[in-house]
Context: one part of a larger RNA
RNA sequence: CUGGGCGUAAAGCGCGCGUAGGCGGUUUAGAAAGUUGGAUGUGAAAUCCCUGGGCUCAACCUAGGAACUGCAUUCAAAACUUCUAAGCUAGAGUGGGAGAGAGGGAAGUAGAAUUUCUGGUGUAGCGGUGAAAUGCGUAGAUAUCAGAAGGAAUACCAAUGGCGAAGGCAGCUUCCUGGCUCCAAACUGACGCUAAGGUGCGAAAGCGUGGGUAGCAAACAGGAUUAGAUACCCUGGUAGUCCACGCCGUAAACGAUGACAACUAGCCGUUGGGCAGAAUUAACUGUUCAGUGGCGCAGCUAACGCAUUAAGUUGUCCGCCUGGGGAGUACGGCCGCAAGGCUAAAACUC
Numbered sequence: 001c002u003g004g005g006c007g008u009a010a011a012g013c014g015c016g017c018g019u020a021g022g023c024g025g026u027u028u029a030g031a032a033a034g035u036u037g038g039a040u041g042u043g044a045a046a047u048c049c050c051u052g053g054g055c056u057c058a059a060c061c062u063a064g065g066a067a068c069u070g071c072a073u074u075c076a077a078a079a080c081u082u083c084u085a086a087g088c089u090a091g092a093g094u095g096g097g098a099g100a101g102a103g104g105g106a107a108g109u110a111g112a113a114u115u116u117c118u119g120g121u122g123u124a125g126c127g128g129u130g131a132a133a134u135g136c137g138u139a140g141a142u143a144u145c146a147g148a149a150g151g152a153a154u155a156c157c158a159a160u161g162g163c164g165a166a167g168g169c170a171g172c173u174u175c176c177u178g179g180c181u182c183c184a185a186a187c188u189g190a191c192g193c194u195a196a197g198g199u200g201c202g203a204a205a206g207c208g209u210g211g212g213u214a215g216c217a218a219a220c221a222g223g224a225u226u227a228g229a230u231a232c233c234c235u236g237g238u239a240g241u242c243c244a245c246g247c248c249g250u251a252a253a254c255g256a257u258g259a260c261a262a263c264u265a266g267c268c269g270u271u272g273g274g275c276a277g278a279a280u281u282a283a284c285u286g287u288u289c290a291g292u293g294g295c296g297c298a299g300c301u302a303a304c305g306c307a308u309u310a311a312g313u314u315g316u317c318c319g320c321c322u323g324g325g326g327a328g329u330a331c332g333g334c335c336g337c338a339a340g341g342c343u344a345a346a347a348c349u350c
Base pairs, nucleotide, nucleotide: 004321005320006319007304008303012318014201015200016199017198021194022193023192025088026087027086028085029084030083031082033081034080035077036076037075038074039073040072041071042070049065050064051063052062053061054060091191092188093187094186096183097182098181099180103177104176105175106174107173108172109171110154115149116148117147118146119145120144121143125136126135162169163168206247207246208245209244210243211242215241216240220236221235222234223233258317259316260315261314262313263312266295267294268293269292270291271290272289273288274287275286276285277284299306300305323350324349325348332343333342334341335340
């Protein structure tokens, strides 16, 4: 390179936006770059192939033909791709009317609980465990009542539920703001899909500066356990967890399943709309869109399983894989304050 693949065997970038590029609905007319046909020229000879001939045969030599699948010029065709012009509305979008939502940002605010402090009642224990001890307590603890402070998180509702591109998002109220769905069908008229580079977002931990610190808690200290116990258990406890701004850019970033489009049996739930029918004080039935779950046929699969939310049948574009170890390492480059990240081998070995 070819061929084959990427849910679990190696393999889908963590997720968007988007440049180049690749690909692209439908109708008519034209052009003729791709495409197709004819003609002319060329495609040296030898070789290969076919039919003959010559060495007794053969190898070998030799004559003719075919072939040289190509290139150039020219004439023609116009279905398909392309290009030009003019249209169309089924893709895509705009406008109109409704709707649901922990989508994002900012400000404010509420109650429960933990802890601490102050005061009252009250007295000898509390706490903790498998059992204990360290620890706290006569300087009055634990318990209980009242008050205060402060930080963090929002029980029930709650769901196989909702929203978001992913990471993720949950008390309540206000302000600002993104996306989505449905209905009718007014408008634009292919404006689309994908996306190398690029660029933005990106859990937790970690880093820088300044705050904050109730609870929890790496490190650390002590008590146990044990042969030992740098652990599991217990008592404490600092970074951190929280806020603001700036970095980091990684995760089993998982549906271990790239995006978009079309097609392909059914059944049962559930969320948000529309329509029809019934029923009215009941909130049901059917149907149709858009999500989200459970089964299941065909088909697919090595099997497990997937199965209209495909891993089925196809198309377009991107990413990635090529035996195990060495190694996601070394070196170089780029990025970072650092930690490190991205890119990424080889020797050797089985």
Molecule: small-subunit ribosomal RNA, central domain
Organism: uncultured Gammaproteobacteria bacterium